This is a predicted structure of a 345-nucleotide RNA (Bacterial RNase P class A) from an Acidimicrobiia bacterium. It matches the Rfam family "Bacterial RNase P class A". It is annotated as a ribozyme. The sequence is in RNAcentral, with records from ENA. Of the family's consensus pairs, 92% are formed in the model. Its mean pLDDT, the model's own confidence on a scale to 100, is 76. A source record names the gene rnpB. The organism belongs to Acidimicrobiia, within Bacteria.
RNA sequence: UGAGUCGGACCGGUGACCGCGGCCACCCCUGGGUGGCUGAGGAAGGUCGGGGCUCCACAGAGCAGAGCGCUGGCGAGAGCCAGGACGGGGCGACCUGUCGGAUCAGGGCAACAGAGAGAAGACCGCCGAUGGCCGGGUCCGCCCGGCACAGGUGAGGGUGAAACGGUGCGGUAAGAGCGCACCAGCGCCGGGGGUGACCCCGACGGCUCGGCAACCCCCGCUCGGAGCAAGGCCAAGCGUGCCGCGGGUUGCUCGCCCGAUCGGCCAGGUGGGCCGCACAGAUGGAUGGUCACCCACGGGACCUCGGUCCUGGGACAGAACCCCGCCUACAAGCCGACUCACCAU
Numbered sequence: 001u002g003a004g005u006c007g008g009a010c011c012g013g014u015g016a017c018c019g020c021g022g023c024c025a026c027c028c029c030u031g032g033g034u035g036g037c038u039g040a041g042g043a044a045g046g047u048c049g050g051g052g053c054u055c056c057a058c059a060g061a062g063c064a065g066a067g068c069g070c071u072g073g074c075g076a077g078a079g080c081c082a083g084g085a086c087g088g089g090g091c092g093a094c095c096u097g098u099c100g101g102a103u104c105a106g107g108g109c110a111a112c113a114g115a116g117a118g119a120a121g122a123c124c125g126c127c128g129a130u131g132g133c134c135g136g137g138u139c140c141g142c143c144c145g146g147c148a149c150a151g152g153u154g155a156g157g158g159u160g161a162a163a164c165g166g167u168g169c170g171g172u173a174a175g176a177g178c179g180c181a182c183c184a185g186c187g188c189c190g191g192g193g194g195u196g197a198c199c200c201c202g203a204c205g206g207c208u209c210g211g212c213a214a215c216c217c218c219c220g221c222u223c224g225g226a227g228c229a230a231g232g233c234c235a236a237g238c239g240u241g242c243c244g245c246g247g248g249u250u251g252c253u254c255g256c257c258c259g260a261u262c263g264g265c266c267a268g269g270u271g272g273g274c275c276g277c278a279c280a281g282a283u284g285g286a287u288g289g290u291c292a293c294c295c296a297c298g299g300g301a302c303c304u305c306g307g308u309c310c311u312g313g314g315a316c317a318g319a320a321c322c323c324c325g326c327c328u329a330c331a332a333g334c335c336g337a338c339u340c341a342c343c344a345u
Stems, first nucleotide, its partner, number of pairs: 001341008012294007020039009041316001045327002048325005053227004065223005070083005084099006100218002106216002108212002123157002125153003130150002132147006165183006184208002186205002189202005231275004239266001241265004245259005295314001297312006
């Protein structure tokens, strides 16, 4: 100097004109005009955790249900900070995904393909030592050759997301952790480090038994529900309907009376206003646009190398009951820390 990573702060300014919502005042007069004042954010977003406000529910405990799930610390909680394990991306700073339990709780599942999908499995292939059949030889003990009948085999092929460790040597009829060496994993033991998740080292056991818990389940922790379309008031209008239920009358039953106030059915009517409601503020949602100059930025042209001119674009996003917290989004430039490349010393 250029390109980047992380964190922080910031979120263009002034003026004119046109336009929109709300409030107040005045005028004409019953919906307009004039004037004045006022009118988005750090997140108004997500609606995650609390609280206010409102209605419903509520003795206590439990069941059911829902949510969360590595470790430590902080926090009421959402969440934050630091760390761990296993992956993915980047040369790097760094970014990013997942997270209790599947051998000592138990059940279940694995489409299609494939012979076989979990103490699995012979389709092709290999073998056929042993037994069987056929032929030959024989010193009658058996031996040799063939067949691929019983059978053996998980090395090789093939299927699949996944086929029950890998390489080599031995071994074998052919093979195989069947044996051994090394490597990988698992289990167990010992030592060391760490508060812990976990990490490092060594020894032993051929133990090699894999996946899904966002399928049920098990373990641990947490949990009243619904929300301003809450809810309240006023106005207008509509059934003295039917069934149940409750109450009254009576000593009891029936009957009768009462209840728009509890539940259901069928009709009928209304679908307006106000409050809640705010130093923006609505029962479908105003807060915008144009121009000029300045601001920082990108591109181009000119040139007296410092300016001039032209042009482009100015992130994320937009209140809806309110407040606090949290998370998420955020261009350019600025500040801080760091990385890579090149140049100079």